A computed fold for a 145-nucleotide RNA from a Propionibacteriales bacterium, annotated as SAM riboswitch aptamer (S box leader).

[in-house]
RNA sequence: AGCUCAUCGAGAGGGGCAGAGGGACACGGCCCGACGAAGCCCCGGCAACCAGCCAGCAGCUCUCUCGGCAGCCAUCUGCAGAGGCCGCGCGGAUCUUGGUGCCACGUCCGUCCCGCGCCGAGAUCCGGCUCGGGAGAGAUGAGGA
Numbered sequence: 001a002g003c004u005c006a007u008c009g010a011g012a013g014g015g016g017c018a019g020a021g022g023g024a025c026a027c028g029g030c031c032c033g034a035c036g037a038a039g040c041c042c043c044g045g046c047a048a049c050c051a052g053c054c055a056g057c058a059g060c061u062c063u064c065u066c067g068g069c070a071g072c073c074a075u076c077u078g079c080a081g082a083g084g085c086c087g088c089g090c091g092g093a094u095c096u097u098g099g100u101g102c103c104a105c106g107u108c109c110g111u112c113c114c115g116c117g118c119c120g121a122g123a124u125c126c127g128g129c130u131c132g133g134g135a136g137a138g139a140u141g142a143g144g145a
Stems, first nucleotide, its partner, number of pairs: 003143006013043005021032003026111004044103003048100004054092001056090002059088002063084004068079004107137001112134004117129004
């Protein structure tokens, strides 16, 4: 780089260095920026994923206890029930810590496909616009390689 899955309408500040760009790519828009962009550093914060920790839930597995039933009796075996324990699963608290991530504008909006409505124009086709849905691409996380 590529693969799979999930999420992407919310949220989140200061200071220093630096010195002209930035908002993923291409294009069209629209914004941000010398009242200081990108980038780097320090402190702070937000909360999406993973790990950890702590309640809870129901089911299964392991194991133990209790009484009941059955097998001729039974210390044995089996069956169902209740309770405890181990592990797995679901899921909550945004608590705490760690691994990332993030801290203007919906992933800033659009481009491709589909659809309701409206308009050009009375109808089909066609074209345009608002809105809604989907796909693609992108970003982040986890897995796996």

The model forms 97% of the base pairs in the Rfam consensus.
NCBI's taxonomy places the organism under Bacteria, Bacillati, Actinomycetota, Actinomycetes, Propionibacteriales.